[in-house]
């Protein structure tokens, strides 16, 4: 330096089916009210509006996408994940937030439970901090059941 492997509810990813989203959001439709109302937010700028915007109140019919379960594939084992950077979209500017892509930039071995905080329609579920348990590997040290402590650009086998 190349090939290859392992940790395990082991990571990511598409369909399929189901549940949830929900009787929710758009829509009609009647009565009442009577100038606004949409585009995060301010400035503009479009659109719609007394042929009735807006809000209410009955009533009718009524989605969906993210996420999540089971199976089934398909890529893998820095698999991924976060977070910063840049670079395109979200009507134009300014800001806030989102998405989508690209980074040998910094964080984290992996799973789990608690907690607190983000998100979310949520007590699922993803992230992120803490602290615990379970495991994987290196290394020292042992009284050889273990213990201590590092990270994955690591650890193992092979050439």
């Nucleotide at each position: 330096a190349g090939u290859a492997g392992a940790g395990g509810c082991g990571c990511a990813u598409g369909g399929u089916u189901c549940a949830u989203g929900a009787g929710u959001a758009g829509g009609g439709u009647a009565u009442c009210u009577g100038a606004u109302a949409u585009c995060g937010c301010a400035g503009g700028g479009a659109u719609a509006a007394g042929g009735g915007a807006u809000g209410a109140u009955a009533c009718c019919g009524g989605a969906a996408a993210g996420g999540g379960a089971a199976g089934c594939g398909u890529g893998c084992c820095g698999a991924a994940g976060g977070g910063g950077a840049u670079a395109u979209c979200u009507c134009c500017u300014g800001u806030a937030g989102g998405a989508u892509a690209u980074u040998g930039c910094c964080c984290u071995g992996g799973u789990u439970a608690u907690a607190c905080a983000g998100u979310u329609a949520a007590g699922a579920g993803c992230u992120g901090u803490a602290u615990g348990a379970c495991u994987g590997u290196c290394a020292u040290c042992g009284u050889a059941u273990g213990a201590u402590g590092g990270a994955g650009u690591g650890c193992u086998a092979c050439u």